[in-house]
């Protein structure tokens, strides 16, 4: 330089100006609720998203454990309130490497099921070849060393032995199991001894072992109107026509009544408050400890809260990039993804700059 790995950081700075939500606070109008000026303060993320987990906090069940079932999880040690999350380690794959992926218990308790090819896919088996015999045929028998086909084909490599061959036997070696001594908290390693050496698959059913009570802030708690029903009381007049008042008119009802009217109780909606805006698994600096996740100490800090949903625009100056240059300068750009709705911690998706370490490979000195 150019591919590639891994981790960091940031999401646009600064003044004006004009507007919006919130909270404070002055002040007007108002009976009161509100309203509506102004002045301080404040105002989206890394991912606020997806709603995949794990928690607070609620309410509803059990108010003790146990079992079943359903569902999740499965190396070892640690971290954390908790986790299927993080961080070290181990094993086992995948890359030249840096480095990155692993639902990683059991196939020796049963069951199932291995497409396509191939003679044969698990209890057997003979397709080509070989080899023995009849003595030539589309025979019979032997054979798993040789081709062949598969992702896999009964461990591999010499040798013995045979008619030919074959863990059939023997050596060395692989794997599998047990079992001893060392390292290591531990998974595991390594080294010796025995024993086997007929497969794979359990995000196939199953076995083990361990976890999990259900719904969810539209949870749940208080205050509530008209209208319509509920309960209860009182009760002969009520209501309308009118500015008012009488008198007239019109509707309704008139005695133990599902009866006008009136007033009282309650329950529910509409709407409103609260939950709900940080005082706490809080953030921010620094020191300590730990490889690391974390943790502990000391010091500042109190943070967006709408409810059809505020959180922008505009101008300047400063940076950045990119192109032109008569080097004085200039012109253009300044963003992507996307946007709280109870509130942490993870995970995963999307997406943009920009800086660091290592790998590998060319080329120069």
């Nucleotide at each position: 330089c150019a591919a590639g790995u891994a981790g960091g950081a940031g999401a646009a700075g600064c003044a004006g100006u004009c507007g919006c939500g919130c909270u404070u606070u002055a002040g007007a109008u108002g009976a009161a609720a509100a309203u509506u000026u102004g002045a301080a303060g404040u105002g989206a993320g890394g991912a606020a998203a997806g709603u995949c987990c794990g928690a607070g906090c609620u309410c509803c069940a059990c108010a003790g454990a146990a079992u079943c079932a359903a569902g999740g999880c499965g190396c070892c040690c640690g971290g954390u309130a908790a986790c299927u999350c993080c961080g070290g380690g181990g094993c086992g794959g995948a890359g030249u490497g840096a480095u990155c992926c692993g639902a990683c218990g059991g196939a020796a308790a049963g069951u199932g099921c291995c497409g396509c090819a191939g003679a044969a896919a698990c209890a057997a088996u003979a397709c080509c070849g070989c080899c023995u015999c009849c003595c030539u045929g589309u025979g019979a028998g032997g054979u798993a060393a040789g081709g062949g086909u598969g992702a896999a084909a009964u461990c591999g490599u010499g040798g013995u032995g045979u008619a030919a061959g074959a863990g059939a036997c023997c050596a060395c070696g692989g794997c599998c199991g047990g079992u001893g001594a060392c390292a290591g908290c531990a998974a595991u390693g390594c080294c010796g001894c025995c024993g086997g050496u007929g497969g794979g698959u359990a995000a196939a059913c199953c076995c083990c072992g361990c976890c999990u009570g259900g719904a969810g802030c539209a949870a749940g708690g208080c205050c509530a109107a008209a209208u319509a029903g509920g309960g209860g009381a009182a009760g002969a007049g009520g209501a309308g026509u009118u500015g008012a008042u009488u008198c007239g008119c019109u509707c309704c009802g008139u005695u133990u009544a599902u009866c006008a009217u009136u007033c009282c109780c309650g329950g529910g909606u509409a709407g409103g408050c609260c939950g709900c805006a940080c005082g706490g698994a809080a953030c921010g600096g620094u020191c300590g400890g730990g490889c690391a996740a974390c943790c502990g100490g000391c010091c500042g800090u109190c943070a967006a809260g709408a409810u059809a949903g505020a959180u922008g625009g505009c101008u300047g100056c400063a940076g950045g990039c990119u192109c032109c240059u008569c080097c004085g300068g200039g012109a253009g750009c300044u963003u992507a993804c996307a946007g709280a709705a109870c509130u942490c911690g993870g995970c995963u998706u999307a997406u943009u700059u920009u800086c660091u370490g290592c790998u590998u490979g060319u080329c120069a000195a």